[in-house]
RNA sequence: GCGGUCUUAGCUCAGUGGCAGAGCGUUCGAUUGCAGCUCGAAUGGUCACUGGUUCAAUCCCGGUAGAUCGCU
Numbered sequence: 001g002c003g004g005u006c007u008u009a010g011c012u013c014a015g016u017g018g019c020a021g022a023g024c025g026u027u028c029g030a031u032u033g034c035a036g037c038u039c040g041a042a043u044g045g046u047c048a049c050u051g052g053u054u055c056a057a058u059c060c061c062g063g064u065a066g067a068u069c070g071c072u
Base pairs, nucleotide, nucleotide: 001071002070003069004068005067006066007065010024011023012022013021018055025043026042027041028040029039030038048064049063050062051061052060
C1' cells in the first nucleotide's frame, strides 16, 4: 500500500428497514442473627463518527476513525 471482518448498556453479546433487547453487573426490597444463595423490582444507549437512500435506518450505500485477520 491492497483486501476481508468487526464497532449496539459498565462488561459479554443478540437484533438485517417500522418506538433497541438478553445475560452478567449496579441499586432497592423480601429472605437471613449478619452476609451469601434464591426471589421480586428498578437502573441503564447521541446503536464509533459523518454524509446519502427511504414515508421511515442499528439495519442499505459512500466517506472517516479505531480494532483484528490476511496479502504484498
Source information:
Transfer RNA from Paulinella micropora, 72 nucleotides, folded computationally. Model confidence (mean pLDDT): 83 of 100. The organism belongs to Paulinella, within Eukaryota. It matches the Rfam family "tRNA". Gene Ontology term of the family: triplet codon-amino acid adaptor activity. It is annotated as a transfer RNA. The sequence is in RNAcentral, with records from Rfam.